A computed fold for a 157-nucleotide RNA from a Peptococcaceae bacterium, annotated as glmS glucosamine-6-phosphate activated ribozyme aptamer. Rfam family: glmS glucosamine-6-phosphate activated ribozyme aptamer. From the family's description: This entry contains a glucosamine-6-phosphate activated ribozyme that is found in the mRNA for GlmS. GlmS is an enzyme that uses fructose-6-phosphate and glutamine to generate glucosamine-6-phosphate. It was read from a public genome assembly, where an Rfam model found it.
RNA backbone atom coordinates (compact mmCIF):
# COMPACT_ATOMS: atom_id res chain seq x y z
C1' N A 1 0.00 0.00 0.00
C1' N A 2 -3.18 -3.85 -1.66
C1' N A 3 -7.19 -7.44 -1.60
C1' N A 4 -11.96 -9.44 0.69
C1' N A 5 -15.12 -10.79 4.79
C1' N A 6 -16.52 -10.25 9.56
C1' N A 7 -17.22 -7.86 14.85
C1' N A 8 -16.90 -3.44 17.64
C1' N A 9 -16.53 1.70 18.63
C1' N A 10 -16.57 6.79 16.79
C1' N A 11 -18.33 10.19 12.84
C1' N A 12 -19.47 16.46 10.98
C1' N A 13 -17.27 23.09 14.45
C1' N A 14 -15.91 16.62 11.11
C1' N A 15 -11.11 15.75 8.97
C1' N A 16 -6.09 17.34 6.65
C1' N A 17 -1.67 21.02 5.79
C1' N A 18 1.89 23.28 0.72
C1' N A 19 0.68 30.40 3.70
C1' N A 20 1.49 31.54 8.27
C1' N A 21 2.48 31.37 14.27
C1' N A 22 5.95 29.13 17.31
C1' N A 23 9.87 24.90 19.09
C1' N A 24 14.27 22.32 17.85
C1' N A 25 18.42 21.28 14.69
C1' N A 26 22.49 22.20 11.32
C1' N A 27 24.44 25.49 8.25
C1' N A 28 26.50 30.50 9.05
C1' N A 29 29.39 32.87 13.13
C1' N A 30 28.25 40.88 13.22
C1' N A 31 23.46 39.58 11.81
C1' N A 32 20.38 37.81 8.08
C1' N A 33 18.69 34.63 4.56
C1' N A 34 17.99 29.38 2.82
C1' N A 35 17.89 23.86 4.86
C1' N A 36 15.16 19.52 7.85
C1' N A 37 11.96 17.87 11.43
C1' N A 38 8.29 18.80 14.76
C1' N A 39 3.88 21.60 16.29
C1' N A 40 -0.76 24.95 16.50
C1' N A 41 -4.96 25.26 13.21
C1' N A 42 -13.22 25.79 15.85
C1' N A 43 -15.86 25.05 22.36
C1' N A 44 -20.17 22.25 22.33
C1' N A 45 -25.85 22.52 21.03
C1' N A 46 -29.13 21.61 16.82
C1' N A 47 -29.72 18.89 11.90
C1' N A 48 -29.93 12.87 7.40
C1' N A 49 -37.08 9.83 3.24
C1' N A 50 -34.42 7.66 -1.61
C1' N A 51 -30.90 9.78 -5.39
C1' N A 52 -28.83 13.83 -8.41
C1' N A 53 -26.55 18.68 -8.50
C1' N A 54 -24.75 22.45 -5.82
C1' N A 55 -21.19 25.73 -1.93
C1' N A 56 -19.33 31.44 1.87
C1' N A 57 -25.24 25.46 5.05
C1' N A 58 -28.36 26.68 12.02
C1' N A 59 -27.46 28.32 17.13
C1' N A 60 -24.99 30.44 20.30
C1' N A 61 -20.20 30.26 24.41
C1' N A 62 -14.74 32.48 24.70
C1' N A 63 -8.78 35.80 28.75
C1' N A 64 -12.23 36.44 21.02
C1' N A 65 -3.87 36.93 19.35
C1' N A 66 -4.52 31.64 14.32
C1' N A 67 -11.87 29.67 16.41
C1' N A 68 -6.59 34.09 10.71
C1' N A 69 -4.97 31.25 5.50
C1' N A 70 -6.19 27.23 2.12
C1' N A 71 -7.93 22.14 0.62
C1' N A 72 -11.67 17.75 1.33
C1' N A 73 -15.73 16.30 3.25
C1' N A 74 -21.23 17.41 5.14
C1' N A 75 -27.63 16.30 7.88
C1' N A 76 -28.14 22.47 4.22
C1' N A 77 -30.34 24.36 -0.68
C1' N A 78 -32.32 23.20 -5.46
C1' N A 79 -34.81 19.52 -8.79
C1' N A 80 -36.83 15.05 -9.76
C1' N A 81 -39.45 10.16 -7.44
C1' N A 82 -41.62 8.20 -3.03
C1' N A 83 -44.73 9.24 1.65
C1' N A 84 -47.77 12.81 5.12
C1' N A 85 -50.97 17.51 5.64
C1' N A 86 -54.72 20.75 3.29
C1' N A 87 -63.07 17.16 5.08
C1' N A 88 -62.99 11.55 1.09
C1' N A 89 -61.65 10.03 -4.29
C1' N A 90 -58.65 11.61 -8.84
C1' N A 91 -55.81 15.56 -10.91
C1' N A 92 -53.48 20.65 -10.21
C1' N A 93 -51.58 23.56 -6.41
C1' N A 94 -49.20 24.51 -2.13
C1' N A 95 -46.78 22.72 2.36
C1' N A 96 -43.27 19.78 5.10
C1' N A 97 -39.90 14.19 5.51
C1' N A 98 -42.72 10.70 10.13
C1' N A 99 -44.59 14.81 8.03
C1' N A 100 -50.43 22.06 6.06
C1' N A 101 -48.84 27.47 7.07
C1' N A 102 -47.74 32.04 10.21
C1' N A 103 -47.43 35.51 14.57
C1' N A 104 -47.21 35.15 19.63
C1' N A 105 -46.62 33.02 25.05
C1' N A 106 -45.62 29.11 28.58
C1' N A 107 -42.85 25.09 28.50
C1' N A 108 -38.67 22.40 26.95
C1' N A 109 -33.72 22.66 25.91
C1' N A 110 -28.62 17.68 31.97
C1' N A 111 -23.93 22.40 27.25
C1' N A 112 -18.83 21.65 26.60
C1' N A 113 -14.44 23.96 26.36
C1' N A 114 -13.30 27.81 29.39
C1' N A 115 -11.63 28.33 35.17
C1' N A 116 -9.05 25.16 39.33
C1' N A 117 -6.42 21.19 42.00
C1' N A 118 -3.61 16.79 40.95
C1' N A 119 -0.72 14.45 36.88
C1' N A 120 1.55 11.54 32.69
C1' N A 121 4.31 12.26 27.74
C1' N A 122 8.36 15.29 25.31
C1' N A 123 15.12 18.78 25.19
C1' N A 124 11.03 22.37 23.99
C1' N A 125 6.56 24.27 20.92
C1' N A 126 2.92 21.41 22.30
C1' N A 127 -0.04 17.14 23.41
C1' N A 128 -2.82 14.18 27.22
C1' N A 129 -5.83 12.26 32.13
C1' N A 130 -8.57 12.37 36.32
C1' N A 131 -10.92 14.87 39.50
C1' N A 132 -14.18 19.23 40.89
C1' N A 133 -16.87 23.03 38.30
C1' N A 134 -20.76 27.54 36.73
C1' N A 135 -22.90 30.17 33.09
C1' N A 136 -26.43 30.24 26.43
C1' N A 137 -28.73 30.62 22.08
C1' N A 138 -31.38 28.45 18.29
C1' N A 139 -34.05 24.21 16.60
C1' N A 140 -37.35 20.02 17.77
C1' N A 141 -41.70 18.51 20.86
C1' N A 142 -45.55 19.55 24.27
C1' N A 143 -49.21 23.29 25.73
C1' N A 144 -52.52 28.01 25.21
C1' N A 145 -54.16 32.15 22.23
C1' N A 146 -55.02 34.55 17.16
C1' N A 147 -54.89 35.15 11.25
C1' N A 148 -55.48 33.27 7.05
C1' N A 149 -57.11 28.94 5.13
C1' N A 150 -56.51 25.56 -2.11
C1' N A 151 -58.47 25.00 -6.85
C1' N A 152 -61.64 21.48 -10.56
C1' N A 153 -65.19 17.50 -10.64
C1' N A 154 -67.91 13.98 -8.16
C1' N A 155 -68.94 12.09 -3.25
C1' N A 156 -70.11 12.94 2.55
C1' N A 157 -71.57 16.17 6.60
RNA sequence: AUUAAAUACCCAGCGCCAGAGCCCAAAUUUUUCCUGGGUUGACGAGGUAGAGGUUAAUCGAAGAUUUCGGCGGGUGCCUCUCGGUGGCUUGUCAUCGUAGAGUUCGUUGCAAAACUAAGGAGUAAUCUUUAGGACAAAGAGCGGACUAUACAAGCAC